[in-house]
Context: one part of a larger RNA
RNA sequence: UGACGGGGACCCGCACAAGCGGUGGAGCAUGUGGUUUAAUCCGAAGCAACGCGAAGAACCUUACCAAGCCUUGACAUCCCGCUGACAGGGGCGUAACGGCCCCCUCCCUUCGGGGCAGCGGUGACAGGUGGUGCAUGGUUGUCGUCAGCUCGUGUCGUGAGAUGUUGGGUUAAGUCCCGCAACGAGCGCAACCCCUGCUUCCAGUAGCCAGCACGUAGAGGUGGGCACUCUGGAGGGACUGCCGGGGAUGACCCGGAGGAAGGCGGGGAUGACGUCAAAUCAUCAUGCCCCUUAUGGCUUGGGCUACACACGUGCUACAAUGGCGCACACAAAGGGAGGCGAAGGGGUGACCCGGAGCAAACCCCAGAAAAGGCGCCCCAGUUCGGAUUGUAGUCUGCAACCCGACUACAUGAAGCUGGAAUCGCUAGUAAUCGCGGAUCAGAAUGCCGCGGUGAAUACGUUCCCGGGUCUUGCACU
Repeated sequence: UGACGGGGACCCGCACAAGCGGUGGAGCAUGUGGUUUAAUCCGAAGCAACGCGAAGAACCUUACCAAGCCUUGACAUCCCGCUGACAGGGGCGUAACGGCCCCCUCCCUUCGGGGCAGCGGUGACAGGUGGUGCAUGGUUGUCGUCAGCUCGUGUCGUGAGAUGUUGGGUUAAGUCCCGCAACGAGCGCAACCCCUGCUUCCAGUAGCCAGCACGUAGAGGUGGGCACUCUGGAGGGACUGCCGGGGAUGACCCGGAGGAAGGCGGGGAUGACGUCAAAUCAUCAUGCCCCUUAUGGCUUGGGCUACACACGUGCUACAAUGGCGCACACAAAGGGAGGCGAAGGGGUGACCCGGAGCAAACCCCAGAAAAGGCGCCCCAGUUCGGAUUGUAGUCUGCAACCCGACUACAUGAAGCUGGAAUCGCUAGUAAUCGCGGAUCAGAAUGCCGCGGUGAAUACGUUCCCGGGUCUUGCACU
């Protein structure tokens, strides 16, 4: 100087408190440990591993296991020889790959040859998801969007160092003001960027009987028009600017006016110096080590989906603020060409036939659901709950046995609100309701987005946890 203290002072954070809803009990989904296995590929390990890499394991993927095969190799460059079809298509054969047979068929040329492609040979080499993240680059997590971390010159100290950065106020902030042996500066904070909330102008193949006309069984369906909504481009608007009070006349704080909006308007992106020899050699790159008829390559089948059990994260429930039936409203944001697929038919249904329209403000996915209206149920393991199982099917795909999703009928398990403990959340938030997308042939209760309905509580900082500043002690540095 730092680090540390069951030392002190001050301050902050859903840290506690005040509230609301969960997890921990049940069934299932998913990840992990363990066990099992020929294999159950590998990594991730307190917070910061465990719906994590994986935005999607039937084959493929795939790295694992068994079996059958290849050895200059599936892939790259070079050398020699041969060929102009060995590539492509068809057939035989195999569990499949490999293998065998048949058919068709290169370009340029100065005729020396050259290019291209393939086969054979030879070795240089290829290849390795083999090891080391404690040899590394790059990327990432974390403390933490916490307010800190430093430098130049000067000054002080023998020196390590100190000062500045401490102090008095103030702020979300080392934010700003005042003071001061300091004066300045840099990386951070803030602002500049994007979305959202108000408005003006410009522009109208979505919107509008707003005003006119036509028209309808019902429609902006048509003419017509950009007024409004909207779309998307350029601007405006908020700055403690104004008023009152407090304060040191300062920074700033409290209240008020006006305003769509106040005092950082709300959200996002943005992550300082560094810490954890944190994570990743399996994204990629890469030093060294190791394998080289195998630790490389090809294929078939299996496995990653096992199951006494333990844990994490979720979904569905245990019901009446509910379940079921009937009729009937109101979104936003997205996606669509090997795609989305309407109308109209068929089927109880998954779905099938059909093909209009649409590279889409135009057509389609597309019915929003909860809500509200009417009716049944009458507190029961039930008209709650839906696991499990049986049968019959649908779809994707070469193929659903291992091991897919969905449908119908039947079956109806546990579960009557969950011990110790523990998590999230301060407002359009929690809770609750549905919709879309990426990945993707198919396969979400996960993930990423979107809107609908829409709360309660915060006295306060004594305590628990984490953090910041100053100070003090010290067995560590």
Small-subunit ribosomal RNA, 3' major domain from an uncultured bacterium, 477 nucleotides, folded computationally. The prediction has a mean pLDDT of 84. RNAcentral holds the full RNA, with entries from ENA, Greengenes and SILVA.